RNAcentral holds the full RNA, with entries from ENA. This is a predicted structure of a 351-nucleotide part of an RNA (small-subunit ribosomal RNA, central domain) from an uncultured prokaryote. Model confidence (mean pLDDT): 83 of 100.
Context: one part of a larger RNA
C1' cells in the first nucleotide's frame, strides 16, 4: 500500500461550529472537460545491405518497418451519465403566522427545615462512640431541653427505566435577559444541502494563580483502637479543598465502551409533549416528535442488536481510528501551560 475491520477481541476524536476538499434533489436547452466510436501515424531512431573516418562513436545512400492490441498525438463523430452553463420546479433545507412542554443557559433577589457556633434560662453527672473499647467532651456545669442571634452550604416531599441540553451537565421560589426543540394549517425563498483534514469554541471532578468566604464534610496530618505488623479498613480531632469572583488547566469507565447525514425493512406493550376525530366525567381511536420493555426476518464468534427504523439489518455520504503481547501512550524533539502536566509520538531489545 492492498485487503479486512472499529458494542465487549486492536480500533469512533469528550462534544459542537465551520474553512479547504471530496459528495449532492427534480426538469429543459446548450457545451463537450471527463466518458465513448471511427480514421490516421511525417521526419528521425531501431533492423538489413553498402560507403566515409586507421577503427569505433558518428555521418551518409538504398531497402525494410506486415497484422492486431495498448499508450500518446492529430482529425472526425456520439451526448446517456459526471462536469460546466442556461431557464424553470418543490419532495431536501431555511423563513413567516399561531400554539405547546421543559432541572436548557446567564444575572439579580429571596423562603423554610436541618447542622454548627455564640448569648441566656431550666437542670445534674455524665455525654459521645464501638464488634467491644479507648482517645475526645463534661462540676470552669457538658449531653438533654427552651428562647434569641450569627453564618455558610445544600435544596426533603413533589420525583418518575419523567423532562431539557451538542456534549460536559442541569432540580427550593420569584423577576429580567436569552438559546434550542416540537405540533397544526397555510404562505415565502428556491438546492441555499450533508460531511468536514487544518482551524476555532464549549468541556465533570481534581489541580493552579489573585482576592474573598468557611457551617457541614474532609485528602494531608495528629491521636485512639484492631493487628504478628496496620504508613489501612473502625473511632476522636483536623489543614488544604469543597463555596464566590476573575483567569488558567483541557483531562475521565468524557460510556450507548456504538462518529455524522440520508433512504429502506414483521409484530406486541408501556410512558412524555403536541394535533385531529368520537364520546364528553374518567375514556377510546388515528397521527406526529421523543423516551422504555419484549420480539420476527436479517446480522453476530458468542453474548446480544433488532418501530430509539437515528440497528450491531440492507444500502449510501464524508471524516476519525486499528494492524501480535511487552518495551510505551514511554524517550527524544516540537507545540501549549505559572506549575502539575497535556498533546504529537518512536526505536533498540524481548516473548
Nucleotide at each position: 500500500c492492498u485487503g479486512g475491520g472499529c458494542g465487549u477481541a486492536a480500533a469512533g476524536c469528550g462534544c459542537g461550529c465551520g474553512u479547504a476538499g471530496g459528495c449532492g434533489g427534480c426538469c429543459u436547452g446548450a457545451u463537450a472537460a471527463g466518458u465513448u466510436g471511427a480514421a490516421u501515424g511525417c521526419a528521425g531512431u531501431u533492423c538489413c545491405u553498402a560507403g566515409g573516418u586507421u577503427g569505433a562513436g558518428c555521418c551518409c545512400a538504398g531497402g525494410g518497418c506486415u497484422u492486431u492490441c495498448a499508450c500518446c498525438g492529430u482529425u472526425u463523430g456520439a451526448a446517456a451519465c459526471u462536469g460546466u452553463u442556461u431557464a424553470a420546479c418543490u419532495a431536501g433545507a431555511u423563513u413567516g403566522u399561531g400554539g405547546u412542554a421543559g432541572a436548557g443557559g446567564a444575572g439579580a433577589g429571596u423562603u423554610g427545615a436541618a447542622u454548627u457556633u455564640c448569648a441566656u434560662g431550666u437542670g445534674u453527672a455524665g455525654c459521645g462512640g464501638u464488634g467491644a473499647a479507648a482517645u475526645g467532651c463534661g462540676u470552669a456545669g457538658a449531653u438533654a431541653u427552651c428562647u434569641g442571634a450569627a453564618g455558610g452550604a445544600a435544596c426533603a416531599c413533589c420525583a418518575g427505566u419523567g423532562g431539557c441540553g451538542a456534549a460536559g451537565g442541569c432540580g427550593g421560589c420569584u423577576c429580567u435577559c436569552u438559546g434550542g426543540a416540537c405540533c397544526a394549517a397555510c404562505a415565502c425563498u428556491g438546492a441555499c444541502g450533508g460531511u468536514g483534514u487544518g482551524g476555532u469554541g464549549c468541556g465533570a471532578a481534581a489541580g493552579c494563580g489573585u482576592g474573598g468566604g468557611g457551617a457541614g464534610c474532609g485528602a494531608a496530618c495528629g491521636g485512639g483502637a484492631u493487628u504478628a505488623g496496620a504508613u489501612a479498613c473502625c473511632c476522636c480531632g483536623g489543614u488544604a479543598g469543597u463555596c464566590c469572583a476573575c483567569g488558567c488547566c483541557g483531562u475521565a469507565a468524557a460510556c450507548g465502551a456504538u462518529g455524522u447525514c440520508a433512504a429502506c425493512u414483521a409484530a406486541c406493550u408501556g410512558u412524555u409533549g403536541g394535533g385531529c376525530g368520537g364520546g364528553u366525567u374518567u375514556c377510546c381511536g388515528c397521527u406526529u416528535a421523543g423516551u422504555g420493555g419484549u420480539g420476527c426476518a436479517g446480522c453476530u464468534a458468542a453474548c446480544g442488536c433488532a418501530a430509539u427504523a437515528a440497528a450491531a439489518g440492507u444500502u449510501c455520504u464524508c471524516c476519525g481510528c486499528c494492524u501480535g503481547g511487552g518495551g510505551a501512550g514511554u524517550a527524544c524533539g516540537g507545540u501549549c501551560g505559572c506549575a502539575a502536566g497535556a498533546u504529537u509520538a518512536a526505536a533498540a531489545c524481548u516473548c